[in-house]
The prediction has a mean pLDDT of 80. The RNA shown here (Glycine riboswitch aptamer) has 100 nucleotides and comes from Zeimonas arvi.

RNA sequence: ACAACCGCUGUGGAAGAGAUCGCGCAGGCCCUGCAGGCCCGCGCGGCGCCGAAGGUGUAUCGCCCCGGAAACUCUCAGGCAAAAGGACUUCAGCGGUUCG
Numbered sequence: 001a002c003a004a005c006c007g008c009u010g011u012g013g014a015a016g017a018g019a020u021c022g023c024g025c026a027g028g029c030c031c032u033g034c035a036g037g038c039c040c041g042c043g044c045g046g047c048g049c050c051g052a053a054g055g056u057g058u059a060u061c062g063c064c065c066c067g068g069a070a071a072c073u074c075u076c077a078g079g080c081a082a083a084a085g086g087a088c089u090u091c092a093g094c095g096g097u098u099c100g
Stems, first nucleotide, its partner, number of pairs: 002100001003098008012089002018047001020046006027039004048080003054076001055074001057072001061067002
C1' cells in the first nucleotide's frame, strides 16, 4: 500500500399487513340558519392482521440450573393510505483490527 472484517458518516434501493369499527374533542367545507352530510387531526377502546427498528425464546457447542445464532420463533414493543420508520444492501469517505 492492497485485500478481508468491524464500526461511523453521507448517499440511493428496500417488503409485509384494515385509508377497519365504535366513542369523545377540535378544525374546515356545503347550508340563511338549526339539523344533517363530507374531509382531516388528536385521544381512548374493540376485533382482525404484519415482521425487516428494538426485544423474547432457541439448536449445535461450551467453561453447563449459566453462556450462546439467525432473515427461525414469539408478537412485548413497533407497524397495517401517504409521510415517517425500516433489517439488509449499492456507492463514496473516515477510523480500527488482522499481518493474509